[in-house]
RNA sequence: CUUAUCAAGAGUGGCUGAGGGACGGGCCCUGCGACGCCACAGCAACCUGCUUUAUGCAAGGUGCUAAUUCCCGCGGAUUUUCCGAGUGAUGAG
Numbered sequence: 001c002u003u004a005u006c007a008a009g010a011g012u013g014g015c016u017g018a019g020g021g022a023c024g025g026g027c028c029c030u031g032c033g034a035c036g037c038c039a040c041a042g043c044a045a046c047c048u049g050c051u052u053u054a055u056g057c058a059a060g061g062u063g064c065u066a067a068u069u070c071c072c073g074c075g076g077a078u079u080u081u082c083c084g085a086g087u088g089a090u091g092a093g
Stems, first nucleotide, its partner, number of pairs: 001093006011040005019029003023073004041065003045062003048058003051054001074084004
């Protein structure tokens, strides 16, 4: 850069010690321990393998394990809402 997906799924312990959820606004998580690192466990999106070829199994690679990409931001519509785009993330090339 191209392309696909993003309403599903999955957490405990140890170390550390104040921030974190990309940005702005909101809202939320957090000394009943955030973020980060490590260990183990788990999930199954893409790749991969299997075969009974499908709402399947496995868990090797990447990834992931609060909240829809947490919501809004930009555009449109039949405007308590919905659709699309954008941004971001991840995979494959």